The RNA shown here (transfer RNA) has 72 nucleotides and comes from a Bacillota bacterium. Its Rfam family is "tRNA". Gene Ontology term of the family: triplet codon-amino acid adaptor activity. The family's RNA type in Rfam is transfer RNA. It was read from a public genome assembly. The prediction has a mean pLDDT of 82.

[in-house]
This record gives sequence, C1' cells and structure tokens, in this order.
RNA sequence: GCCAGCAUAGCUCAGAGGUAGAGCAACUGAUUCGUAAUCAGUAGGUCGUGAGUUCAACUCUCAUUGCUGGCU
Repeated sequence: GCCAGCAUAGCUCAGAGGUAGAGCAACUGAUUCGUAAUCAGUAGGUCGUGAGUUCAACUCUCAUUGCUGGCU
C1' cells in the first nucleotide's frame, strides 16, 4: 500500500428496514438470627462519527475514526 471483519447497557453478546433486547454485574424489596443462595421488581443506550436513500435506518449506500486478521 491492497483486501476482509468488528464497533449496540458497566462486561459478554443478540437483533439484518417497522416499539432497541438477553445473560452477568448494579440498586430496591421478600426470605434468613445474620451472610450467601433463591424469588420478585427497578434503573441503565444520542446503536463509533458524519452524510445519503426511504413514509420509516442499529439494519441499506458512501466517507471517516479505532481495533483485529490476511496479502504484498
């Protein structure tokens, strides 16, 4: 230099045009003499950034940033 993949909650990851979700973690309550475990509930997101297409974009297109891998 060229090619490909990834970027979504504190962490690990789903979601592939039509209300953004799960597990773990956090918080509150129940249970217990107390702790852990268990059960019930709550909160947490400008979906890396900027533009385009569309009635509608995490999703499609372009550019860009970071990371990873391959080729030279």